[in-house]
RNA sequence: AUCUACUGUACGCUUAAUUCCCGCAGGGGAAACGGGGGAACCAACCCACCGGGGUGAAUCCGGCCGUCCAAUGGAACGCCGGUAGGGCUAAACCAACCAGCCCGAACCCGUCAGCUAACCUCGUCAGCGUCGGGGGGUGGAUUG
Numbered sequence: 001a002u003c004u005a006c007u008g009u010a011c012g013c014u015u016a017a018u019u020c021c022c023g024c025a026g027g028g029g030a031a032a033c034g035g036g037g038g039a040a041c042c043a044a045c046c047c048a049c050c051g052g053g054g055u056g057a058a059u060c061c062g063g064c065c066g067u068c069c070a071a072u073g074g075a076a077c078g079c080c081g082g083u084a085g086g087g088c089u090a091a092a093c094c095a096a097c098c099a100g101c102c103c104g105a106a107c108c109c110g111u112c113a114g115c116u117a118a119c120c121u122c123g124u125c126a127g128c129g130u131c132g133g134g135g136g137g138u139g140g141a142u143u144g
Base pairs, nucleotide, nucleotide: 011129012128013127014126018031019030020029021028022027032124033123034122035121036120037119042114051112052109053108054107055106060082061081062080063079064078067075068074069073085103086102087101088100089099092138093137094136097133098132
């Protein structure tokens, strides 16, 4: 000097997922943020297939493999490419432009739910480590 691993602290990122109070503790409470159910009015209430619905940015399209079927075709899983959409880029914060880098999942309810005031009810996890450019706006702290 470099690389790897572990631990602690500070800071930062995705997310609603943070803070405070009481208690020896198990646990309990509150604020804040977020989700679901739930009138009137409105919407919908026709047919076929098919149950339907929710959280989330995470939808949709094309292709490929082998498998299955009702076999000129089609379907589920998986893989590849793209995509609606979403996130980050040293930093007080906000928004925008250019450029770059990522995500584009997973899970839940259980035949049931449109919107929805009052009202009812639920969650507070989990996973990580960013640093390119030039401008605009609004602030904070400290010192004199």
This is a predicted structure of a 144-nucleotide RNA (c-di-AMP riboswitch aptamer (ydaO/yuaA leader)) from a Bacillota bacterium. The prediction has a mean pLDDT of 75. Rfam family: c-di-AMP riboswitch aptamer (ydaO/yuaA leader). Gene Ontology terms of the family: cyclic-di-AMP binding and regulation of gene expression.